Context: one part of a larger RNA
Molecule: small-subunit ribosomal RNA, central domain
Organism: uncultured bacterium
RNA sequence: CUGGGCGUAAAGGGCGUGUAGGCGGAGAUCUAAGCAGGGUGUGAAAACUAUGGGCUCAACCCGUAGCCUGCAUUCUGAACUGGAUCCCUUGAGGGCAGGAGAGGAAAGUGGAAUUCCUAGUGUAGCGGUGAAAUGUGUAGAUAUUAGGAGGAACACCAGGGGCGAAGGCGUCUUUCUGGACAAGUACUUGACGGUGAGGCGCGAAAGCGUGGGGGAGCAAACAGGAUAAAGAUCCCUUGGUUGUCCACGCCGUAAAAGAUAAUAAUAGGGUGGGGGGGUAUCGACCCCCUUCUGUUCCGUAGUCAACACAAUAAGUAAUCCGUCUGGGGAGUGCGGCCGCAAGGUUGAAAGUC
Numbered sequence: 001c002u003g004g005g006c007g008u009a010a011a012g013g014g015c016g017u018g019u020a021g022g023c024g025g026a027g028a029u030c031u032a033a034g035c036a037g038g039g040u041g042u043g044a045a046a047a048c049u050a051u052g053g054g055c056u057c058a059a060c061c062c063g064u065a066g067c068c069u070g071c072a073u074u075c076u077g078a079a080c081u082g083g084a085u086c087c088c089u090u091g092a093g094g095g096c097a098g099g100a101g102a103g104g105a106a107a108g109u110g111g112a113a114u115u116c117c118u119a120g121u122g123u124a125g126c127g128g129u130g131a132a133a134u135g136u137g138u139a140g141a142u143a144u145u146a147g148g149a150g151g152a153a154c155a156c157c158a159g160g161g162g163c164g165a166a167g168g169c170g171u172c173u174u175u176c177u178g179g180a181c182a183a184g185u186a187c188u189u190g191a192c193g194g195u196g197a198g199g200c201g202c203g204a205a206a207g208c209g210u211g212g213g214g215g216a217g218c219a220a221a222c223a224g225g226a227u228a229a230a231g232a233u234c235c236c237u238u239g240g241u242u243g244u245c246c247a248c249g250c251c252g253u254a255a256a257a258g259a260u261a262a263u264a265a266u267a268g269g270g271u272g273g274g275g276g277g278g279u280a281u282c283g284a285c286c287c288c289c290u291u292c293u294g295u296u297c298c299g300u301a302g303u304c305a306a307c308a309c310a311a312u313a314a315g316u317a318a319u320c321c322g323u324c325u326g327g328g329g330a331g332u333g334c335g336g337c338c339g340c341a342a343g344g345u346u347g348a349a350a351g352u353c
Stems, first nucleotide, its partner, number of pairs: 003325004007307002012321001014202004021195001023193001025088001027086005033081002035077008048066007091192001092189003095185002098181001103177006110154001115149007125136002162169002207250004212246002217244002222239004263317002268298003273293006302309002326353002335346004
C1' cells in the first nucleotide's frame, strides 16, 4: 500500500462553525469528457505462457503463436456519471398563532446556615475521637437571647425531569440575547444540501499573570496532637497559607465517556417531558384515542468473540472526515509550532520479548 477494522481487545478528533476537496433530489432537450464497442498505429529485444524442434536426456539454445492488460488517433452508441439550458417541489431555508426550558450575558435581590464582633442571661467545663490528646475556657467559654459585619453556596420543589454543540447550567426579579419544538398549509424561495483536510471559535478542574480586589467556610503545603511491639512524612484530630470567589488576560488539557462520528429507511410494548388534533362536555380540567418531538426501560428480526446492542442500533445501506495495524521502549528523545511558566501539540528509533 491492498485489505480488515474503531462500545469493552489497537483505534471516533473534547465540541462547534466553515474554506478547499470528494459526495449529492425529480423531469425535459442538447453535448459526448468519463463509460461501452469497433478500426488503425504503436506497445524494442530478452524474459513469461503454449506448442514444435536442436544438443544422447535435462539445464541450455532455436522457431511459431500468445502475452505486453497500456498510450495515441478515428468511427459508433446514449442507459449511468459529468457539462450546458429550461423547469419542478418531496430535501433545505423563510413566513403566518404560540407554548416549554437550571440555554447565555449583565445588573439587582431574598432567606436559612457557618464564622466573627457587641450586649444580656448563666457557670464550669467545652470541643474532639475507636479511645484520647494538642486546642479552647473563671481575663467567663460552650449553651441561650438580641443586634451587627462579611463572604460563599442556594435546602425543600428535584424527577436517569428540563436546556445546551460539547464543556456545562439550579434562590428570586428585570434588561439584552441564542437555539430547539410547533397545527395546518390552499403561503414563499427553488436543490440553495450533507460532510469537511487546513483555518477560526468555544472548551471542567487544577495552574499562571496583574505589589489587582476579596477572603466566611473548606482546605494542598506547613505546624502540633494522636495511632502504631518495624517505620507512619498516611488514614483520625487541632490549627492553617497558596487556592477555592470577583475582574481582565493566559493555559487548552480530563475515565473531555454513551469509552459508541454525522445521514436515511427498517416489528412492537411500557413509563415520563413539551406541542397539536379528536372523543366527551354548555364550556374547561380529568379520562380515552391519535400524531410530532425529546427522554428512559423491555423486546422481535438482525448483529456480536462474548458481554450485550436492538428505530437514541453495536442491525441494513450509501457518503465524507478522523483514526488503528503485536507488547514494552514511549506519549519518551530530537526537531518544528504554541506558551510568561507549568507544559501542550506533532511524534520516532535502537538494543529487547